Notes
A computed fold for a 1385-nucleotide RNA from an uncultured bacterium, annotated as small-subunit ribosomal RNA. The prediction has a mean pLDDT of 83.
RNA sequence: AGAGUUUGAUCCUGGCUCAGGACGAACGCUGGCGGCGUGCCUAACACAUGCAAGUCGAGCGGAGAUGAUAGCAAUAUCGUCUUAGCGGCGGACGGGUGAGUUAGCGGCGGACGGGUGAGUAACGCGUGGGCAACCUGCCUUUAUCUGGGGGAUAACAUCGGGAAACCGGUGCUAAUACCGCAUAACAUCGCACUUCCGCAUGGGAGAGCGAUCAAAGGAGCAAUCCGGAUAGAGAUGGGCCCGCGUCCGAUUAGAUAGUUGGUGGGGUAAUGGCCUACCAAGUCGACGAUCGGUAGCCGGACUGAGAGGUUGAUCGGCCACAUUGGGACUGAGAUACGGCCCAGACUCCUACGGGGGGCAGCAGUGGGGAAUAUUGCACAAUGGGGGAAACCCUGAUGCAGCAACGCCGCGUGAAGGAUGAAGGUUUUCGGAUCGUAAAGCUCUUUCACCGGGGACGAAAAAUGACAGUACCCGAAAAACAAGCCACGGCUAACUACGUGCCAGCAGCCGCGGUAAUACGUAGGUGGCAAACGUUGUCCGGAAUUAUUGGGCGUAAAGGGCGCGUAGGCGGCCUGUUAAGUCUGGAGUGAAAGUCCCGCUUUUAAGGUGGGAAUUGCUUUGGAAACUGGUAGACUUGAGUGCAGGAGAGGUUAGUGGAAUUCCCGGUGUAGCGGUGAAAUGCGUAGAGAUCGGGAGGAACACCAGUGGCGAAGGCGACUAACUGGACUGUAACUGACGCUGAGGCGCGAAAGUGUGGGGAGCAAACAGGAUUAGAUACCCUGGUAGUCCACACGGUAAACGAUGAAUGCUAGGUGUAGGGGGUAUCGACCCCUUCUGUGCCGGAGUAAACACAAUAAGCAUUCCGCCUGGGGAGUACGGCCGCAAGGUUGAAACUCAAAGGAAUUGACGGGGGCCCGCACAAGCAGCGGAGCAUGUGGUUUAAUUCGAAGCAACGCGAAGAACCUUACCAGGUCUUGACAUCCAGUAAAAACUGUAGAGAUACAGUGUGCCUUCGGGCGUACUGAGACAGGUGGUGCAUGGUUGUCGUCAGCUCGUGUCGUGAGAUGUUGGGUUAAGUCCCGCAACGAGCGCAACCCUUAUUUUCAGUUACUAACGCGUGAUGGCGAGGACUCUGAAGAGACUGCCGGGGACAACUCGGAGGAAGGUGGGGACGACGUCAAAUCAUCAUGCCCCUUAUGACCUGGGCUACACACGUGCUACAAUGGCCUGAACAGAGGGAAGCGAAACUGCGAAGUUAAGCGAACCUGAGAAAAGUAGUCCCAGUUCGGAUCGUGGGCUGCAACCCGCCCGCGUGAAGUCGGAGUUGCUAGUAAUCGCGGAUCAGCAUGCCGCGGUGAAUACGUUCCCGGGCCUUGUACACACCG
Repeated sequence: AGAGUUUGAUCCUGGCUCAGGACGAACGCUGGCGGCGUGCCUAACACAUGCAAGUCGAGCGGAGAUGAUAGCAAUAUCGUCUUAGCGGCGGACGGGUGAGUUAGCGGCGGACGGGUGAGUAACGCGUGGGCAACCUGCCUUUAUCUGGGGGAUAACAUCGGGAAACCGGUGCUAAUACCGCAUAACAUCGCACUUCCGCAUGGGAGAGCGAUCAAAGGAGCAAUCCGGAUAGAGAUGGGCCCGCGUCCGAUUAGAUAGUUGGUGGGGUAAUGGCCUACCAAGUCGACGAUCGGUAGCCGGACUGAGAGGUUGAUCGGCCACAUUGGGACUGAGAUACGGCCCAGACUCCUACGGGGGGCAGCAGUGGGGAAUAUUGCACAAUGGGGGAAACCCUGAUGCAGCAACGCCGCGUGAAGGAUGAAGGUUUUCGGAUCGUAAAGCUCUUUCACCGGGGACGAAAAAUGACAGUACCCGAAAAACAAGCCACGGCUAACUACGUGCCAGCAGCCGCGGUAAUACGUAGGUGGCAAACGUUGUCCGGAAUUAUUGGGCGUAAAGGGCGCGUAGGCGGCCUGUUAAGUCUGGAGUGAAAGUCCCGCUUUUAAGGUGGGAAUUGCUUUGGAAACUGGUAGACUUGAGUGCAGGAGAGGUUAGUGGAAUUCCCGGUGUAGCGGUGAAAUGCGUAGAGAUCGGGAGGAACACCAGUGGCGAAGGCGACUAACUGGACUGUAACUGACGCUGAGGCGCGAAAGUGUGGGGAGCAAACAGGAUUAGAUACCCUGGUAGUCCACACGGUAAACGAUGAAUGCUAGGUGUAGGGGGUAUCGACCCCUUCUGUGCCGGAGUAAACACAAUAAGCAUUCCGCCUGGGGAGUACGGCCGCAAGGUUGAAACUCAAAGGAAUUGACGGGGGCCCGCACAAGCAGCGGAGCAUGUGGUUUAAUUCGAAGCAACGCGAAGAACCUUACCAGGUCUUGACAUCCAGUAAAAACUGUAGAGAUACAGUGUGCCUUCGGGCGUACUGAGACAGGUGGUGCAUGGUUGUCGUCAGCUCGUGUCGUGAGAUGUUGGGUUAAGUCCCGCAACGAGCGCAACCCUUAUUUUCAGUUACUAACGCGUGAUGGCGAGGACUCUGAAGAGACUGCCGGGGACAACUCGGAGGAAGGUGGGGACGACGUCAAAUCAUCAUGCCCCUUAUGACCUGGGCUACACACGUGCUACAAUGGCCUGAACAGAGGGAAGCGAAACUGCGAAGUUAAGCGAACCUGAGAAAAGUAGUCCCAGUUCGGAUCGUGGGCUGCAACCCGCCCGCGUGAAGUCGGAGUUGCUAGUAAUCGCGGAUCAGCAUGCCGCGGUGAAUACGUUCCCGGGCCUUGUACACACCG
């Protein structure tokens, strides 16, 4: 940083998709270790069990238990009372030692810590301020005080009630519990005062008088310590208020009665409609109120170059909540998660009367879900509560457990090792690859395991959950440890097999229909790695919402047009201000995080120290250019005045002529009208036509012009009235008064609507007639709304220049309309110049291209409107408007991977231009009707083998199916095979004869090789084993080769250059010309190639040479006759080499060209005729059955052999032919003239036999010699007389001939007899332009035989072509296209 995907290809627009990163993840598969983190995103669903908030006996009274001290024990020691005293005795009361337990009273703490995100769009949060309107336990500090009394109550005892929870009565008792009194002020309140300050209310300090209010003790031998009260200050924590910021929806536009404000009162720690009474009627809102939806907010996190976008787990700050809703109490603090009360739902206990509960604390359970852990250890550390302390409590926390959930690190060995092992895969069978990979050899021990030692974390001492953990030492063995995904393109990585549009894959494009690098498996390869893929979500790529950074003529997109409100923006000069702006300082922007630099765990992740950053907000000093505010001035923007001319600008009233129609009358007669052609319709009751008169409505020919006017819609006869705007000139006046314009208001074609008129023509609907397969259309005849007028509604159009308005700037040229100036002239023109409008061409520039180009789509500024893939859809719902029709605003579900713009090359067009062809036309002969032959379809069949299918299959493969051929069918047989190669053994094999059989075959008999160095070898046959043979089995859509066709049409391309962003164009187009892209000229092209033509063959003329088997003029010989013979080389001919024709010559045309027309000469004249020769390509055209061949299939059969049958069938349909229908003919008579080609298992003369087919015998000839071989039509002479015939010959009967093992299925020919259809062929359709069509016969290939077919040959020998409108096919140019499998779209 991009890529894929719209097309045949291109450029653009535009969507979809991918590659990246991230995650509290989940799923699939796999899984060695460690460190650090993280772990219910769903049901704020319900919860069993345990724990999570207690502590203080140094505040208090008790209780019960245990132990201790002194004494032997009762008990004593001390005090008081009783007593006159002493002594004694007795009784009563109180107190006394230390350690511990604790229900209750009391104190402090349960408002922290921990959880969750339901609610909340809010001063909730963030940020910055304010409180002169406030509170603050414990803590720190300052000052002072702590005197003296009183009455209760729980516990306890006892009685009672209740299932329980618990409750009640009576009696006793203590306090740092509670309550008076005293003392008080720098506290509070009231009254009046001074001083200082401020920010409005006001605040601070000082002093005076009056009133009110305090306290508690405990421990200790003691010192003292811990408490208590009042007041001030601080710290900390909170409360309230304000500026700014904080999601979506206008298909939510109006909201609000405590609502907004005031006064009095109440309430609070405190301000305040927070509450209340009264008064006023305000307050909020397009700068988005209200309403609806969604959501805890932030530091931050992810992503991104950034700006942004998304997000708010873990950690940290704030808020809210604690089963749901409500309420207060206590307290410094709560409207209180593990407090109270009430209500609801749920749940548990119950003796049915009544009670208990709240895991969104830590574990854990059920449920939900794709999905998220242990009912662990410890208070050792850090921190919290209580206590004087020891200490107690602490699921906060520290740790451990589970989970690859994430990040980071490590390992699964290292070196060396080529017979490149075995094995796998593949193969063209040679090899290649896995692969130095393995084995074997030499090493090492991280990790795991075993044994030994053993921490830091702990502070002066003690105290360690983690933990016998981290770490260290030693020992053993390569030992315990690799998977996942992908491999068609994007995107790194390829083969084999299986499958056969099946199974499946797929993020997009798309793969799969028998050779799948895309499915599945295997081998190999690529990527990542204790992971790897998939799914989901977010950002990116996406400049695809564009501030950075997009657009709107045709791709989506300019409002139909104007006026104008808010808003936005705004000319020139001077002064001032300082809101914006710029700059300096200060405060804040918590910590963590991010980034940078260090340190640290062996490294890393992680931890830790410092810095930067936090782009922001607040405050303060300064600057004054620009923007804004303010004051003053100016004239160029804008407007006014004055002087002019132009105009279908608007409204109203009137006037006019032409035309249509209708009415009346005249003339007049049979049609008119209408169409492609008709019909409906009108007309003898007089139409149409024509003349005259009249009525009525609507529209205004010519002028008329990319002319004029208007904002747009729009405006067209003439006159008048009223009226808007623009333009030109002038420079008197105002002095920025301007531009744009969301909402709003107005105008707004046609159709349509309402009411009332009007109605000639035209004409939706409707009717009829045509057309058509149909014809609810196009065409015709009628015809109503409507079109017209008045008033009102509606508010849309391809309302378009598909181009919003305004201003300025940026080359020219040329029209046109209106005005001004100059020059010129007698004047009008002409010419120059200027302003305004309206067109065309064109440069720069712009644009995807087309194009636009001073009337911009150029360069800039301002404002408005609109767009964001196609379809669904301008649809639905809702709102607004409308009488209605409907208009306006305007979605979603779902669905596709495109939809689209411009241009390119083709193809196509019932588009255009030019041109050609037996393409039409003009002709001739046919086909289509008949009979037969032949091929095909269909049907039939055991089989009727297979292929060919519009032209371009169908007398085609097949140049010849009785057997064979033969591939088909039935039956009978063979299995290394009918055929090839290799091995072993045996033997010769073959051939002949016989027997069985339909034959293949089987058996028997006869019968035997060649070479040899004697070892053997060669060929042949049989037997055996396996490699293999064999296949006319499949695929012509896997192929080669060959062929058809467009088409012998004139085309098809390339190199370099040039043009275009590009596909492409140019060249190859244009003007001529040609059969031709043939040639000439021109030209940003210049050249070249494959085609065309020519070169080749043949034919037409001629020369030379050569002449036998051909020929015969002269000479000679000979015959009944003949080149029969000698001879000749003249002629014909044969066959070899040449010549000849080239628009070369003349004339006209043309451009002085190419070329063309005419002529001469010539055997032949403009390619002389004919042939061979077939460009790039098209049709997945034909052929696997000529041959070759990949893959697949069969292998005692899909191979091979044999006999017989079939390919020859037959209600029918089609193609191609033959023969005819007759007199231009049939029959008969006698008698002419060819060319080319064939012949040895051959052609076969002559002679004889037969009516004939043919037979017998046999000469000649491997052929210019002999032979088939008689050419026929024509011509001559005769006959037939228009008929189903003396035409026609099918069919059938019969007798023969030939070939062949064999003519039954199923050959050809001959004789005799029989004598069908058919009297020239419907629609339609074929060939042919000259030696052609037509007609006549002859030959050849194949072949034993079989020809109406095919390939050739000659004989006779026409007609017609005006011409290119039409049909078909083709070529070139151009145009349209939504086609490209290309109009059979």